[in-house]
Context: one part of a larger RNA
RNA sequence: CUGGGCUUAAAGGGCGCGUAGGCGGCUUUGUAAGUCUAAGGUGGAAUUCCACAGCUCAACUGUGGAACUGCCUUGGAAACUGCAAAGCUUGAGUCAGGUAGAGGAGGGCGGAAUUCCCGGUGUAGCGGUGAAAUGCGUAGAUAUCGGGAGGAAGGCCGGUGGCGAAGGCGGCCCUCUGGGCCUGUACUGACGCUGAGGCGCGAAAGCGUGGGGAGCAAACAGGAUUAGAUACCCUGGUAGUCCACGCCCUAAACGGUGGGCACUAGGUGUGGGGUCCGUAUGGACUCUGUGCCGAAGGGAAACCAUUAAGUGCCCCGCCUGGGGAGUACGACCGCAAGGUUGAAACUC
Numbered sequence: 001c002u003g004g005g006c007u008u009a010a011a012g013g014g015c016g017c018g019u020a021g022g023c024g025g026c027u028u029u030g031u032a033a034g035u036c037u038a039a040g041g042u043g044g045a046a047u048u049c050c051a052c053a054g055c056u057c058a059a060c061u062g063u064g065g066a067a068c069u070g071c072c073u074u075g076g077a078a079a080c081u082g083c084a085a086a087g088c089u090u091g092a093g094u095c096a097g098g099u100a101g102a103g104g105a106g107g108g109c110g111g112a113a114u115u116c117c118c119g120g121u122g123u124a125g126c127g128g129u130g131a132a133a134u135g136c137g138u139a140g141a142u143a144u145c146g147g148g149a150g151g152a153a154g155g156c157c158g159g160u161g162g163c164g165a166a167g168g169c170g171g172c173c174c175u176c177u178g179g180g181c182c183u184g185u186a187c188u189g190a191c192g193c194u195g196a197g198g199c200g201c202g203a204a205a206g207c208g209u210g211g212g213g214a215g216c217a218a219a220c221a222g223g224a225u226u227a228g229a230u231a232c233c234c235u236g237g238u239a240g241u242c243c244a245c246g247c248c249c250u251a252a253a254c255g256g257u258g259g260g261c262a263c264u265a266g267g268u269g270u271g272g273g274g275u276c277c278g279u280a281u282g283g284a285c286u287c288u289g290u291g292c293c294g295a296a297g298g299g300a301a302a303c304c305a306u307u308a309a310g311u312g313c314c315c316c317g318c319c320u321g322g323g324g325a326g327u328a329c330g331a332c333c334g335c336a337a338g339g340u341u342g343a344a345a346c347u348c
Stems, first nucleotide, its partner, number of pairs: 004319003007302002012316001014201004021194003025088007033081002035077008048066007091191001092188003095184005103177007115149007125136002162169002206247006215241002220236004258315006266293012297304002321348003330341004
């Protein structure tokens, strides 16, 4: 490179916005670059293939033919692609009216519980475990009542439920703000899809500066267990967990399944809308999410199956035996930790 692949065997980029590029709806006209066709020119010789011939054969050699799948010129065709022009509305978007939601940011408020502090009652234990001990407690603990401080998290509702591109989002209220869905079909008229680079977002941990610190808790200390116990269990406990700003940029970032469009039996839950029948707590149809079960079909199987892993088209990313190794080197990024890119020798 050709071919084959990417749920679980190697393989979908963590996610989005978007540049170049690739690809692109319906109708008409033109053009003739791609495309097709005809003729002409050219495509060195050798090599290759076919036929015949010459060395006794063969290798080798000679003659003829084919081929050289290409390029150029001229004439022609106009379905398809391109280009130019004109138009269309179904793709896409806008508008109007509704609507559900833990979507995002900022601010405010409230309750339960833990801990701590103060005071009251009260007395000898509490705590903890498999059992204990360390620990706490007569300087009055645990328990209980009242008052106060402070931080963090949001019980029930809560759901196979909702929202978001992903990460993720859950008390209540207010302000600002993004997206979706439904109905109408008024407007624009292909404005679309994807997306190498690029830019932005990106759990947790970690880092910088400043704050905060109730509970929890790496490290650490002690008590146990044990042959040992640098663990599992227990008592403590610092970073951290929280906030602001700035970094880091990773993950089993998972549906282990990239995005878009179209097509291909059904059944049954559930979230958000609409239309109709009907009025009954109902039923039918339809749009859009989210689950389960299943036909055809697919699959090595497990299983997938209108939310495809089915049938097709377009675009991107990625794979090519295991180890060495996501290592070394180089480069870029980072305060650092490290990240991204990413080999080879050797070995099986």
The part of an RNA shown here (small-subunit ribosomal RNA, central domain) has 348 nucleotides and comes from Thermodesulfovibrio sp. N1. It was read from a public genome assembly. It matches the Rfam family "Bacterial small subunit ribosomal RNA".